[in-house]
The RNA shown here (transfer RNA) has 74 nucleotides and comes from an uncultured Eubacteriaceae bacterium. Rfam family: tRNA. By type it is a transfer RNA. It was read from a public genome assembly. Its mean pLDDT, the model's own confidence on a scale to 100, is 80.

RNA sequence: GUACCCGUAGCUCAGAAGGACAGAGUAACAGCCUCCGAAGCUGUAGGCCGGUGGUUCAAUUCCACUCGGGUACA
Repeated sequence: GUACCCGUAGCUCAGAAGGACAGAGUAACAGCCUCCGAAGCUGUAGGCCGGUGGUUCAAUUCCACUCGGGUACA
C1' cells in the first nucleotide's frame, strides 16, 4: 500500500429481511433468604449502537469517507 473482518451497557456478546420501549449473560446496587456471609430468588439503574456525511417517510441495520483494533498478501 491492497483486500477482508471487528467496533452495540463497566466486561463478554446477540440483534441488523430498514419500522416493535435496542436485548442476554456477567458485574454494580437494593430487597428476600441466613445467626452472618456465600449461593439462590426477585427487582433497579446502566447504551441512542466508533465518528461524519448521504439514501429513505423512517437507518444500529444500506452507501461513501474517516478513526481505532485484527488478519492475509505485497